[in-house]
c-di-GMP-I riboswitch aptamer from Desulfobacteraceae bacterium UBA2245, 82 nucleotides, folded computationally. The source organism's lineage runs through Bacteria, Pseudomonadati, Thermodesulfobacteriota, Desulfobacteria and Desulfobacteraceae.

RNA sequence: UUCCCGAAAAGGUAACGCUGUAGCAAGACAGCGGCGCAAAGUCUAGGGUCCUGAACUGAUUACGGACAGCCGGGCUGCCGAA
Numbered sequence: 001u002u003c004c005c006g007a008a009a010a011g012g013u014a015a016c017g018c019u020g021u022a023g024c025a026a027g028a029c030a031g032c033g034g035c036g037c038a039a040a041g042u043c044u045a046g047g048g049u050c051c052u053g054a055a056c057u058g059a060u061u062a063c064g065g066a067c068a069g070c071c072g073g074g075c076u077g078c079c080g081a082a
Stems, first nucleotide, its partner, number of pairs: 012037002017032005035069001041075003046071002048067004
């Protein structure tokens, strides 16, 4: 000097729950709130889970949809002690 790791500091975000709105629903948005998160920023044509669901009454599949705080991957990103 570079790389890996990530203490401290400055900040960020926002689980569950409750209320409201629209939605068949999963879930989303907003308010309160503070479980947690060093990528819990972002991206859905990887996997997974969930909703809807014809053909056919049911189930289930296709089609369609949701979850990025399920995992993985791409891109971007504040600080830098030991």